[in-house]
This is a predicted structure of a 111-nucleotide RNA (Guanidine-I riboswitch aptamer) from Paenibacillus roseus. The organism belongs to Paenibacillus, within Bacteria.
Order: sequence, then C1' cells, then structure tokens
RNA sequence: AAAGAUGUUUUCUAGGGUUCCGAGCUAUAAAAGAGGCUGGCUGGUCCGAGAGAAAACGCAGUUAUUGCAAUAAGCAGUAGCUGUCCACGGCGGGAUAAAAGCCCGGGAGAA
Repeated sequence: AAAGAUGUUUUCUAGGGUUCCGAGCUAUAAAAGAGGCUGGCUGGUCCGAGAGAAAACGCAGUUAUUGCAAUAAGCAGUAGCUGUCCACGGCGGGAUAAAAGCCCGGGAGAA
C1' cells in the first nucleotide's frame, strides 16, 4: 500500500415535524354543520439512530451427541457454552405532508 472479516432484521427509545385524528382560536343576527388558521398545541397515527437499548437469526470457536465416511481426515445435523471489537465528526444537500440523531455518511475533516 492492497484485499478480506467484524453481520442482518424486528421491537423500542433519544429525537423529529404536522398529512390524518384530537385540541385551541375563528367572521357571517343567533345556533348547528362545514370551512379556515395554529406544532412557540401536552397528545394519538406517522418518521426514527454506524457511533442508543433489547431480542431473534446469521457467522466464528468449543464441548457433547447422531448420521455419512471406514487407516483416517473430513462433511452435515442437533443441543449447550463463549465471542460478535472500536468509533470525535461538520457545513451543505435529499426524500416524505414536513422535519430529524433518517439518507448522502464509519462521507469531508480531525487525532
């Protein structure tokens, strides 16, 4: 310097806005309905973490056991256990109704 591996999904949370629901306000004689406005409205639906949580699966190792094989090596299955590390990070842009720790992005950059 190059290549490979350190995984995937689901549920939830930090967080996020405002399409829908709800809430609030609202002119017209009055009431009702509908409409309009407000997310600097707690909420429900919704979006949601590489560097957050949990679980399942996958992968690696190991023990036991079963089958194939039959000098054996090895291959496959089942069950148990262990491991699955580290990680400072813009500006700006993109999608969706809109925004975000979402995506660009383990990027640019930093040490």

Model confidence (mean pLDDT): 83 of 100. Its Rfam family is "Guanidine-I riboswitch aptamer". Gene Ontology term of the family: regulation of gene expression.